[in-house]
Context: one part of a larger RNA
């Protein structure tokens, strides 16, 4: 110089940023992922015609049943999305990262281009009704019925397969196209006003998975380490290569160029330093990884071994009718512990994304905003000229005076910012719609008014008397200060320095 910073004195504004660095400790409470009725049966409420009363001389009205087209709500099946997005740093010394290249050994949902099609059946299941268990959480049986749920078949532009050929290229295994024959393989012609969808196929685009090379931590008070180990065969097994996993054989592998072993540690962009070279560091921002009470496992799905999904175990907490259940804030907030120490149980989807819908739109503690906090950074002010008999006062004095000091009174001006009144936005591209927010910003009133501390003064290192004390009480980063004249302790004066701060402490260069 530098900080997510704390501590002590002290504090006016305002813009921009930053805020649990420790207990990856446990959490009340509320919100954080739903959406689509234009994929489906059903249920509800609304509403006419129509029938009854009731008044009425009628047209009407008001009640009550009714209950079409249709309009709104929806709990179920059903789609897509919940694998983003948000949080955290616990584990990792690893291909986890970075970087550079391979994949002739691979997926890939929604996007975008092309090219082909979608024909005929079928049984079923929630909701719904009944009947039962149960204290609850939940559940068991019997019926009934839809659908873009499910299931058989057919048809193949074409995919794949197996065989038989033919052209071509490669770095090896091999790849690319191409004839021929067999065998497999589809779908929802649904829903709607426009349009949206459904299968298969190629192509793109992005996004994922494998491999390799080379990069970046400490220890030798860690020398030897390995048996699925290292390699062949043939198999399981993946989206795929592989010892990933098996079964047989062989006896390899690494390793002072540091193998195995402990310890430490997310990782990069960058950050901070320094003229560089390098040296510490890895918070907010991004980008990769990795975790979601610990620990194990699959399952669904294009995608997950899945934070607010399952399922088994563990520790823990809470209900209970004791027979059984429930639950996981490292999601915004808040709470409790721990600490020197880090904040509101805010408004808001207006904006910018994101999921769903055909849209209207709903959902979004992403994100917009706004609230505490000098935490930092940056600007801004606490006024400006004039004013000497150098006033009182205070200190210090050789008692003459010296300072404090144009500094105060006082006499003129000015009003930033706070304050008070009126107007009042951009930010909405797009009919509407602004959380911020009556904010910023403009105009006006008043009045110098409301607004300065904090360290230091011995040398280093700017800035000195006086008095108290008397090796005491006390200072100190390092030299050293204090034992009766202490510029070093205290305290006043004064006087240096930064200045809404200023100063320790504590890390890094």
């Nucleotide at each position: 110089g530098a900080c997510g910073a704390a501590c002590g004195c002290u504090g006016g504004c305002g813009g921009c940023g930053u805020g649990c660095c420790u207990a990856a400790u446990a959490c009340a409470u509320g919100c954080a992922a739903g959406u689509c009725g234009a994929a489906c049966g059903g249920g509800g409420u609304c509403c006419a015609a129509c029938c009854a009363g009731u008044g009425g001389c009628a047209a009407c009205a008001c009640c009550g049943g009714g209950g079409a087209c249709g309009a709104c709500c929806u709990a179920g099946u059903g789609g897509c999305g919940a694998a983003c997005g948000g949080g955290u740093g616990a584990g990792u010394a690893a291909c986890a990262c970075g970087u550079g290249a391979g994949g002739a050994a691979c997926c890939u949902g929604c996007c975008c281009u092309g090219g082909a099609g979608a024909c005929c059946g079928g049984g079923a299941u929630a909701a719904c009704c009944c009947u039962c268990c149960g204290a609850a959480a939940g559940g068991a049986g019997a019926g009934c019925u839809a659908a873009u749920a499910c299931c058989g078949g057919a048809u193949a532009c074409c995919u794949c397969c197996a065989c038989c050929g033919g052209a071509u290229c490669g770095c090896a295994u091999g790849g690319u196209c191409u004839g021929g024959u067999g065998a497999a393989g589809a779908a929802a012609u649904g829903g709607a006003u426009u349009c949206c969808g459904c299968u298969c196929c190629a192509g793109g685009g992005g996004g994922g998975c494998c491999u390799c090379g080379c990069g970046g931590c400490c220890u030798a008070u860690c020398a030897g380490c390995u048996u699925g180990u290292u390699g062949g065969u043939g198999g399981g097994g993946u989206a795929a290569c592989g010892g990933c996993c098996c079964a047989c054989c062989a006896a390899g592998g690494c390793g002072u160029c540091g193998a195995c072993g402990g310890g430490u540690a997310g990782c990069u962009g960058g950050u901070c330093u320094g003229a560089g070279a390098g040296g510490a560091c890895g918070a907010u921002c991004a980008g990769c990884c990795a975790c979601a009470c610990u620990g194990g496992g699959a399952c669904u799905g294009a995608g997950a071994c899945a934070c607010g999904g399952c399922c088994c175990a563990g520790a823990c907490u809470c209900c209970u009718a004791c027979g059984g259940g429930a639950g996981g804030c490292a999601g915004c907030a808040g709470u409790a512990g721990g600490g020197a120490a880090u904040c509101u149980u805010g408004c808001g989807c207006a904006a910018u994304g994101g999921g769903c819908g055909a849209a209207a739109g709903c959902c979004u503690g992403a994100c917009g905003c706004a609230g505490c906090a000098a935490c930092g950074c940056c600007g801004c002010g606490u006024g400006c000229g004039g004013g000497a008999u150098g006033a009182a006062g205070g200190c210090c004095u050789u008692c003459g005076g010296g300072u404090u000091g144009u500094a105060a009174a006082c006499c003129g001006c000015u009003u930033u910012c706070a304050g008070g009144a009126g107007g009042g936005a951009c930010g909405a591209a797009u009919c509407a719609a602004g959380a911020c927010g009556g904010u910023a910003c403009c105009u006006c009133c008043a009045g110098a008014a409301g607004a300065a501390g904090c360290c230091c003064c011995g040398g280093c290192c700017a800035a000195c008397u006086a008095c108290g004390u008397g090796c005491c009480a006390g200072c100190a980063g390092c030299c050293g200060c204090g034992g009766u004249a202490a510029c070093a302790c205290g305290u006043a004066g004064g006087g240096g320095g930064c200045a809404a701060g200023c100063g320790u402490u504590g890390u890094c260069c």

Record summary
Predicted 3D model of a 509-nucleotide part of an RNA (small-subunit ribosomal RNA, 5' domain) from an uncultured Acidimicrobiia bacterium. The coordinates come from a structure-prediction model, not an experiment, and the mean pLDDT is 88. RNAcentral holds the full RNA, with entries from ENA, Greengenes and SILVA. It matches the Rfam family "Bacterial small subunit ribosomal RNA".